GlmS glucosamine-6-phosphate activated ribozyme aptamer from a Syntrophomonadaceae bacterium, 164 nucleotides, folded computationally. Rfam family: glmS glucosamine-6-phosphate activated ribozyme aptamer. Rfam classes the family as a riboswitch. Of the family's consensus pairs, 86% are formed in the model. The prediction has a mean pLDDT of 76.

RNA sequence: AAAAAACCAAAAGCGCCUGACCCACUGGACUUCAAAUCCAGUGUGGGUGACGAGGUGGGGGUUUAUCGAAAAUUCGGCGGGUGCCCCCCGGUGUGCUGCCAUCGUUAGUGAACAUACAAAACCGCUCAGCAAUGAACGGGACAGAAUUGUUCAUAUGCGGUUCG
Numbered sequence: 001a002a003a004a005a006a007c008c009a010a011a012a013g014c015g016c017c018u019g020a021c022c023c024a025c026u027g028g029a030c031u032u033c034a035a036a037u038c039c040a041g042u043g044u045g046g047g048u049g050a051c052g053a054g055g056u057g058g059g060g061g062u063u064u065a066u067c068g069a070a071a072a073u074u075c076g077g078c079g080g081g082u083g084c085c086c087c088c089c090g091g092u093g094u095g096c097u098g099c100c101a102u103c104g105u106u107a108g109u110g111a112a113c114a115u116a117c118a119a120a121a122c123c124g125c126u127c128a129g130c131a132a133u134g135a136a137c138g139g140g141a142c143a144g145a146a147u148u149g150u151u152c153a154u155a156u157g158c159g160g161u162u163c164g
Stems, first nucleotide, its partner, number of pairs: 014079004019075001020048006026040004051068003057088006089104005095161005108154007122139003126135003
């Protein structure tokens, strides 16, 4: 000088909402008057805005970071994030060790074959709300990546040491 209550809970298709769309109210246009319809984001308030499966050694960096389902605003934007990159640590490469390579505790890589499982959507019903919509309960299915198993191919290196 600046900033500043404390405590608790809550997460990775996770959180948030100003574009967009929808609802209500307000105002206006149209109308004999209404209703309906249309307009107003330089009126107000509210709602929608990712369905599960899979994925985390530590630190840093980075951003459109796996798979399918739904017939689809799950659009668009912001933030985060188990992805990716670098370093460290760890596993593997015939005992130990340095380098190198490769992976991440399920710890070489690739291919072929076999193999498992979900929730929403949907239907029914209840509650809350003027409504858009939200939540709970019940019914009922259907995935893929993976994982696991088998087989094949390939890496299985360079140096030192040891013959355990």